[in-house]
Context: one part of a larger RNA
RNA sequence: GAUGAACGCUGGCGGCGUGCUUAACACAUGCAAGUCGAACGAAGCACUUUUACGGAAUCCUUCGGGAGGAAGUGACUGUGACUGAGUGGCGGACGGGUGAGUAACGCGUGGGUAACCUGCCUCGCACAGGGGGACAACAGCCGGAAACGGCUGCUAAUACCGCAUAAGCGCACAGUGCCGCAUGGCACGGUGUGAAAAGAUUCAUCGGUGUGAGAUGGACCCGCGUCUGAUUAGCCAGUUGGCAGGGUAACGGCCUACCAAAGCGACGAUCAGUAGCCGGCUUGAGAGAGUGACCGGCCACAUUGGGACUGAGACACGGCCCAGACUCCUACGGGAGGCAGCAGUGGGGAAUAUUGCACAAUGGGGGAAACCCUGAUACAGCGACGCCGCGUGAGCGAAGAAGUAUUUCGGUAUGUAAAGCUCUAUCAGCAGGGAAGAUAAUGACGGUACCUGACUAAGAAGCUCCGGCUAAAUACGUGCCAGCAGCCGCGGUAAUACGUAUGGAGCAAGCGUUAUCC
Numbered sequence: 001g002a003u004g005a006a007c008g009c010u011g012g013c014g015g016c017g018u019g020c021u022u023a024a025c026a027c028a029u030g031c032a033a034g035u036c037g038a039a040c041g042a043a044g045c046a047c048u049u050u051u052a053c054g055g056a057a058u059c060c061u062u063c064g065g066g067a068g069g070a071a072g073u074g075a076c077u078g079u080g081a082c083u084g085a086g087u088g089g090c091g092g093a094c095g096g097g098u099g100a101g102u103a104a105c106g107c108g109u110g111g112g113u114a115a116c117c118u119g120c121c122u123c124g125c126a127c128a129g130g131g132g133g134a135c136a137a138c139a140g141c142c143g144g145a146a147a148c149g150g151c152u153g154c155u156a157a158u159a160c161c162g163c164a165u166a167a168g169c170g171c172a173c174a175g176u177g178c179c180g181c182a183u184g185g186c187a188c189g190g191u192g193u194g195a196a197a198a199g200a201u202u203c204a205u206c207g208g209u210g211u212g213a214g215a216u217g218g219a220c221c222c223g224c225g226u227c228u229g230a231u232u233a234g235c236c237a238g239u240u241g242g243c244a245g246g247g248u249a250a251c252g253g254c255c256u257a258c259c260a261a262a263g264c265g266a267c268g269a270u271c272a273g274u275a276g277c278c279g280g281c282u283u284g285a286g287a288g289a290g291u292g293a294c295c296g297g298c299c300a301c302a303u304u305g306g307g308a309c310u311g312a313g314a315c316a317c318g319g320c321c322c323a324g325a326c327u328c329c330u331a332c333g334g335g336a337g338g339c340a341g342c343a344g345u346g347g348g349g350a351a352u353a354u355u356g357c358a359c360a361a362u363g364g365g366g367g368a369a370a371c372c373c374u375g376a377u378a379c380a381g382c383g384a385c386g387c388c389g390c391g392u393g394a395g396c397g398a399a400g401a402a403g404u405a406u407u408u409c410g411g412u413a414u415g416u417a418a419a420g421c422u423c424u425a426u427c428a429g430c431a432g433g434g435a436a437g438a439u440a441a442u443g444a445c446g447g448u449a450c451c452u453g454a455c456u457a458a459g460a461a462g463c464u465c466c467g468g469c470u471a472a473a474u475a476c477g478u479g480c481c482a483g484c485a486g487c488c489g490c491g492g493u494a495a496u497a498c499g500u501a502u503g504g505a506g507c508a509a510g511c512g513u514u515a516u517c518c
Stems, first nucleotide, its partner, number of pairs: 001517003005514005012390006018383002020348001025346003029343003034090003039087002043083002045080003050075004058067003097301003106226008116218002121214007129163001131161002138153006169194005175188005199206002227273003234264002239261004244256003276298004280291004303324005326337004354380001356379001358377001362376001363374004393423004403414004427459001430453004437445001462507005467488003473502005483490002
């Protein structure tokens, strides 16, 4: 000098930051990922068209009746920013958290893929012909305490499945030319062969299929660098290479069969310990040393271990299956759960916050849009935890008041300090007005920032130290006691070193101590 700090004493305001470093311990409760009716059918609700039943008011009457046609009910037609389930689409692989594991192509840096993929987006090219059968929802029946499930029947689609078509594309075979880096790469013909589609609508549009290119995102490979220990010296059998096959988006012992017996290692293999890595941050004149909180990039993980499914993308935090531990429900047959998301609770600890407000902005998902969702984010709350700024008043004021301390009793110090007089109003408090951020409209923050006015010196100073290092001394008490102490060292009767007082020094809303780093 520094800190994500803690502790002691003290504590006025504001701005900007920052806040579980320990138990990757266990979690009550709420919220954190939905959306689309312009893909689809049924249901409900509201309105509506037509029609059937129904028959009120009213009118006529020769009192027998007639005319009249409302409410209501059923069916049907259609409409809806309507409702919540279901099928279907897109998104739940982003965003958010944590640092357990990992000494590794994990990270950093520089290259490579003649060995690769890429939903949505952008720009092209070419298409969209004609059919079919289901399953949810729903209805009925049944099982179960529940979670949920079974059987039968009905039904729609941009859900699913055949057929046709193929400019371009994939695959196979042979050919020509050019090129290269060995397997080969590129271009151009030829023959054979394979694979598509979906419509909706408010008529503005929004979509679908195949394929080429771009963009974005990812995958894989290589060189170099990346802590400690030799009181760890040998290690390794898919091990090292080849060949064939499988698998993958793709190369590869990635996997399998066979063949060979290799491969790594004192330039430290293997083993053990520790650890996420980096941009950075701290310190230092630098070299370096230490560190990896916040912010940003990459990686890994999501109760522990394993597995795949779906998908453009996962082996998936708020998806699925199995096993383990734990918790909960149970009618004992069986089920449910996963805060290292935001708050919050218990526990651990020296120690770390609100079960807040809003989608107004920025961004993200869905939607044609309106809009919906968003504990991302924007804000507010708490904490002197840090940095920065401001204030706690200014001028005059000697009878050098009183008090206090000391004294050689004369005085000296506190001290212009106070009182007193004259001013000012930053901050806080009171009253009024009141934004930008966002505009066509919409403001959580927020009646906030800011502006104005009135008002009172009022509401706002402590902490550590004073032997030397080291700025600042006297008195009393104590008497090797009580105590101090970073080092040297103080204290045994005149202690500037202990305790108190007065005075002084230093910093100041802080000051000291402890811990850690340079």
Predicted 3D model of a 518-nucleotide part of an RNA (small-subunit ribosomal RNA, 5' domain) from an uncultured bacterium. The full RNA is in RNAcentral, with records from ENA, Greengenes and SILVA.